[in-house]
This is a predicted structure of a 673-nucleotide part of an RNA (large-subunit ribosomal RNA, domain II) from Portococcus stanieri PCC 6802. Its Rfam family is "Bacterial large subunit ribosomal RNA". Rfam links the family to the GO terms structural constituent of ribosome and ribosome.
Context: one part of a larger RNA
């Protein structure tokens, strides 16, 4: 890991409240009698019920409250004993699961410390003290040779450790091999006996050791400790069908009330969605009348600042500036206004709707998504509220795939029919459909400020057969190099002005250019040509902007439509709706007929099976019983049953009782492989 057995809502009492059943008051406890046995036969002690109200005294179908013969509370009889089913309390209480706690004992054969008593350390190096000679001193010191042996003294081997790396990691091994290391005459090492015990010992101290266990050994026992936790809970079919919120909580992943589900009853027309009428509000939204906020201009208190005066004051201001007029704004804690929605009221008015009680529960982590808001950065697949929708607990279509998106709720059949999002060239059912227009970007099939003679549709304005835009030809002067400034400014560094004149026109110059000049140009103006030209605004589709890491984001192939707008008629297209059959559930007198029938956690019903007991020493049955194997048939189903075959002796069906009563899961348990 598989296969097989095994395995988890049980007993006892007591209380609720259903249902069945005696009796009308109900009933017997202990305890006795009897007897094969008994549910049989005494036993009335108790216990509920029969009358309530008051705190009581007490009154009583009534009593309290009260001055009340008021008004108000709480009464003004159906019960009891069984059994059964559920459900609550205590008990291990649905089944495995702790780490701990306490007690009473086993342990120092591992290991740490002592204590007796034994044993062990190859070699080799260094050369202290003190002594001996010598030298030296007044005498010491003190110096050198030699002897001399010392050390927690050196260098290595047993042996004692364990710094580093490699190997091993289902190892050769529950800590080791190998290859370097440390110590090795010492606080050394080691044999043997012995000594301290868990609330302790022992410790040169690491929470470290006390039998491969130590922040408190290990056995056993309190014990089924206790788990608001995690896991795991076994046949079937049928009705209905939640919740992830409020409030409290040593509360926050549990609980207790209420909300929401389910099951019986009662109840009245009460509830109801939709229409009408009535209603109160301060949101959207606007708006500035108020509180505030904020902007321009007038007026402008008071003030800065600057003049004048001995001072008083007087006065001048392109400064600040109260308050006020006029103009435009902002606002969740502004409002002179003010919706649509909600709501509430009355009146119409579908539905096993509604209301109530009695019992029986689950939910208390919810996700997304449109809509309205807070919070964050008008970030989050963020988070907290409201208010609708799915998912949860919804399968089916659609989006390529994709709880929460769109469409749509599956009661079973069907090689029928029509839709619905959605689509109709092929992968793929259905339109290479029809008219009109757009794109040229493969835009379609990923974005933005911003940018551009992309296309197409509009408006508006100006110029144009007196001839315009362009594009060639020609002019484009003079006064003058105005004036200032400057080294020098002659249209063209710069600074003021910015005229005249002659003309078809021509600036005291529009740009290049020079040291200045000069030379190109331009604005104007004529000719040639011959019809449109120029600007600005609005839309519709396009470019650019557009850069990530294996190739690769139209679901693909492919597409100029098979891409975008408009329009029209087909078609496919879902478990939607029809048809035909069939099944259940509720309502019904009903085989009519109607509705209904997804479905978690839940609740309520109706059923299969298994063991065993009772009719039963049954009925069968060696002319073959239980088992097992194959296999028509019937049941929605759980399962039931015929046939054959094996197998070799037991055993049904009904109908009633009693549970050790159903396996796939529990890192279940035992076995097998």
């Nucleotide at each position: 890991g598989c296969c097989g057995g095994c395995g988890a809502c049980u007993u006892a009492u007591a209380g609720g409240c259903a249902g069945u059943g005696g009796c009308a008051g109900g009933u017997u406890a202990a305890g006795g009698c009897g007897g094969a046995a008994a549910u049989g036969c005494c036993g009335g002690a108790g216990c509920c019920a029969a009358a309530g109200c008051g705190a009581a005294a007490g009154c009583g179908a009534g009593u309290c409250u009260g001055a009340a013969u008021a008004g108000g509370g709480c009464g003004a009889u159906a019960g009891u004993c069984a059994c059964u089913g559920u459900u609550u309390a205590u008990a291990g209480a649905c089944c495995c699961g702790a780490a701990c706690c306490c007690g009473g004992g086993u342990g120092a054969u591992c290991u740490a410390a002592c204590c007796a008593u034994g044993g062990g350390c190859a070699g080799g190096a260094u050369g202290a003290a003190g002594c001996u000679u010598g030298g030296g001193u007044a005498a010491c010191a003190c110096c050198a040779a030699g002897u001399g042996a010392a050390g927690g003294u050196c260098c290595g081997a047993a042996c004692c450790g364990a710094c580093c790396g490699a190997u091993g990691u289902u190892g050769a091994a529950a800590a080791a091999u190998c290859g370097g290391c440390g110590g090795a005459u010492g606080a050394c090492c080691u044999g043997u006996g012995g000594u301290u015990a868990g609330g302790g010992g022992u410790g040169a101290a690491a929470u470290g050791c006390c039998a491969a266990u130590c922040g408190a050994a290990c056995c056993c026992g309190g014990a089924g400790c206790u788990a608001g936790c995690u896991g795991g809970u076994u046949c079937u079919c049928c009705c209905c069908g939640a919740a992830a919120u409020a409030u409290g909580u040593u509360g926050a992943g549990g609980c207790a009330u209420a909300g929401c589900g389910g099951u019986u009853g009662c109840g009245a027309u009460u509830a109801u969605a939709g229409u009408c009428u009535g209603g109160g509000g301060g949101u959207a939204a606007a708006g500035c009348a108020c509180u505030g906020a904020a902007u321009c201009g007038g007026u402008g208190c008071g003030g800065g600042c600057g003049g004048a005066g001995a001072g008083a004051u007087c006065u001048g201001u392109a400064c600040c500036a109260a308050a006020u007029c006029g103009a435009a704004u902002c606002a969740a804690a502004c409002u002179c206004u003010g919706a649509a929605u909600a709501c509430c009221a009355g009146a119409u008015g579908c539905a096993c709707a509604c209301g109530c009680a009695a019992c029986c529960a689950g939910u208390c982590a919810g996700a997304c998504u449109g809509u309205g808001g807070g919070a964050g950065a008008u970030a989050a697949g963020u988070u907290c509220c409201a208010u609708g929708g799915u998912c949860a607990a919804g399968a089916g279509g659609g989006a390529a795939a994709c709880a929460g998106c769109c469409c749509a709720g599956a009661u079973c059949a069907c090689c029928a029919g029509c839709u619905a999002a959605g689509g109709u060239c092929c992968c793929c059912a259905a339109g290479c459909u029809a008219u009109c227009g757009c794109u040229a970007a493969g835009u379609g099939g990923a974005u933005a400020a911003g940018g551009a003679g992309g296309u197409a549709g509009g408006a508006a304005u100006a110029c144009a057969g007196a001839g315009a835009c362009a594009a060639c030809c020609a002019g484009g002067a003079g006064g003058u190099u105005u004036g200032c400034c400057u080294a020098g400014a002659a249209g063209c560094a710069g600074c003021c002005a910015c005229c005249c004149u002659u003309g078809a026109a021509a600036g005291a110059g529009u740009g290049c250019g020079u040291a200045a000049u000069a030379g190109c140009u331009c604005a104007c103006u004529g000719g040639u040509c011959a019809a449109g030209u120029g600007u600005u605004c609005c839309u519709g589709c396009g470019c650019c902007g557009a850069a990530a890491a294996u190739g690769a984001a139209c679901g693909g192939g492919a597409c100029u439509a098979a891409g975008c707008g408009a329009u029209a008629c087909a078609c496919c297209g879902a478990a939607g709706c029809u048809g035909u059959g069939g099944g259940a559930u509720a309502a019904g007198a009903a085989u009519a007929u109607u509705a209904u029938c997804g479905g978690u956690a839940g609740g309520g019903g109706a059923g299969c099976g298994u063991u065993c007991u009772g009719c039963g020493g049954u009925a069968g049955u060696g002319a073959g019983a239980a088992g097992c194997a194959u296999u028509a048939g019937c049941g929605c189903g759980a399962g039931c049953a015929g046939a054959u075959g094996u197998g070799g002796a037991c055993g049904a069906a009904g109908c009633a009782g009693a549970a050790g009563u159903g396996a796939g899961a529990a890192u279940g348990u035992c076995g097998g492989c």